Context: one part of a larger RNA
Molecule: small-subunit ribosomal RNA, central domain
Organism: metagenome
RNA sequence: UUUGGUCUAAAGCGUCCGUAGCUGGCGUAGUUAAUUCUCUGUGAAAUCGUGGUGCUUAACAUCACGGCGUGCAGAGAACACUGCUAUGCUUGGGACCAGGAGAGGUCAGCAGUAUUUUGUGGGGAGCGGUAAAAUGCUAUAAUCCAUGGAGGACUGCCGAUGGCGAAGGCAGCUGACCAGAAUGGAUCCGACAGUGAGGGACGAAAGCUAGGGGAGCGAUCCGGAUUAGAUACCCGAGUAGUCCUAGCUGUAAACGCUGCGAGCCAGAUGUUGCACAAUUUACGUGAUUGUGCAGUGUCGUAACGAAGGUGUUAAGCUCGCCACCUGGGGAGUACGGUCGCAAGGCUGAAACUU
Numbered sequence: 001u002u003u004g005g006u007c008u009a010a011a012g013c014g015u016c017c018g019u020a021g022c023u024g025g026c027g028u029a030g031u032u033a034a035u036u037c038u039c040u041g042u043g044a045a046a047u048c049g050u051g052g053u054g055c056u057u058a059a060c061a062u063c064a065c066g067g068c069g070u071g072c073a074g075a076g077a078a079c080a081c082u083g084c085u086a087u088g089c090u091u092g093g094g095a096c097c098a099g100g101a102g103a104g105g106u107c108a109g110c111a112g113u114a115u116u117u118u119g120u121g122g123g124g125a126g127c128g129g130u131a132a133a134a135u136g137c138u139a140u141a142a143u144c145c146a147u148g149g150a151g152g153a154c155u156g157c158c159g160a161u162g163g164c165g166a167a168g169g170c171a172g173c174u175g176a177c178c179a180g181a182a183u184g185g186a187u188c189c190g191a192c193a194g195u196g197a198g199g200g201a202c203g204a205a206a207g208c209u210a211g212g213g214g215a216g217c218g219a220u221c222c223g224g225a226u227u228a229g230a231u232a233c234c235c236g237a238g239u240a241g242u243c244c245u246a247g248c249u250g251u252a253a254a255c256g257c258u259g260c261g262a263g264c265c266a267g268a269u270g271u272u273g274c275a276c277a278a279u280u281u282a283c284g285u286g287a288u289u290g291u292g293c294a295g296u297g298u299c300g301u302a303a304c305g306a307a308g309g310u311g312u313u314a315a316g317c318u319c320g321c322c323a324c325c326u327g328g329g330g331a332g333u334a335c336g337g338u339c340g341c342a343a344g345g346c347u348g349a350a351a352c353u354u
Stems, first nucleotide, its partner, number of pairs: 004325003007308002012322001014202004021195003025089007033082001035078008048066007092192001093189003096185003104178007111155002116150007126137002163170002207248006216242002222236003259321006267299014303310002327354003336347004
C1' cells in the first nucleotide's frame, strides 16, 4: 500500500436533533489552485553498466563515457475530472395553499361497567378455597337477594399481521392548544443537501426524593398445604409498589437481534390513506372496478447467503457518512476518571487460564 466483516457465528449506539469533519445535482464562463505533459537548471562522492589501464590473473584499485539520482526551482502548454470565483437551471431539499386520515402529544371537563367498602331492607347457616384440604370469614348475622352512598383504578364491544409516533410508546367521549406525515397543486425559493466524532434532547418497567392517594392486584414478610426438605409451584392474609404532582435515575430480548440517506434491478396478491377515471347509486364524506403516489403484510424471479432464509419495506447491484467486531473464560470485573441522593450508569484493562 492492498485487503475482511456486523439478521442467527464476535460485532448497528435505545432513538432522534445537530457542531466540527467527510461527501455532494444539472449547465455556462473564468482561474495564480490541483492534475497531466514538455523544456531548462540543479540533483556530491561511492555504488551500478560499458570500454580501457595498473597490481603475474582475479577480487581490488583507477580513468573516460553512460545510467541512477523517482526530488527541488524556474519557464511553457493542455482544460476532461476536482477545487475556487461569477452567473444560471429545477429533477434533490425546503416553503406555501387545498381537502381529507390518524389510540401523535399536553391540559381540562364528562361518562361507563365491574371489583371493594358502607347505610337500609329481605333472609337464617354456612361461606370461601383446592387435585384433595386446611389456614381464613361467619349467630357482634357472613355467603346470597334488592336498593342507596363512597372511593380508587381501568376503559368491554368496535378492534383488525388496522392506524399514529424518531424511538420508548399511544385506545371511553368532548373541548382547547401544539406537532408531524401522506396526497393533490399551471404556486414560490433555487443545491439551501446527506451523514455526523464530540455535544444536546427524549427515553418501558423497576428503583430513589418530597407531598398526596390507596379500590383491585401485589415483590418482601406471615400463616395453611404439598414434600424427605419446600426459603417454591397451590391456598388465605398482606407491606412497599402499582395511581397523581414536582424532581432524579438512563437502563431492557430498548428486537426487524437488520445504522442513516440516495440511485438502479421481474412479478403476483391482500390491506390503510389521498388523488384521478369509469360504472353504479337509496344522492351520503355512498358503493364497485381500474390507475398513480405513500404506508403496511403475504408469496415469489434474478441475485445474494454457510445454511435457515432475504428478495423494490433486500440480507440484491452501487455510492456517501457514522458506529462497532477480532477465540473462550477471567469480565462488563479491577483500577482510575466522570455522572448519580443512593441503587448504580458510562468509560474499561491485566495477570492467570484454556